[in-house]
RNA sequence: ACAGGUUGCAGCCUGUAUAAAUAGGUUAUUAAGCUGCAAGCGUAUCAAUUCCUUCGGGAAUUGGUGGUUAAC
Numbered sequence: 001a002c003a004g005g006u007u008g009c010a011g012c013c014u015g016u017a018u019a020a021a022u023a024g025g026u027u028a029u030u031a032a033g034c035u036g037c038a039a040g041c042g043u044a045u046c047a048a049u050u051c052c053u054u055c056g057g058g059a060a061u062u063g064g065u066g067g068u069u070a071a072c
Stems, first nucleotide, its partner, number of pairs: 001016005006039006025072004033041001043066010
């Protein structure tokens, strides 16, 4: 200097041409992804529609709701 850890800004960490990770303070907790603010991408749940079905159920799309938390 560049790339990555969902996106933007800031921080933290990792890597060196690759896009991953056991890293991102520790422990516990949560489906909830490193942190803060904003988003609502992933994700959890509910409903509708369509498709498949061994009729138990499964998948896709759209919409509503939620947006980890606590201690040190």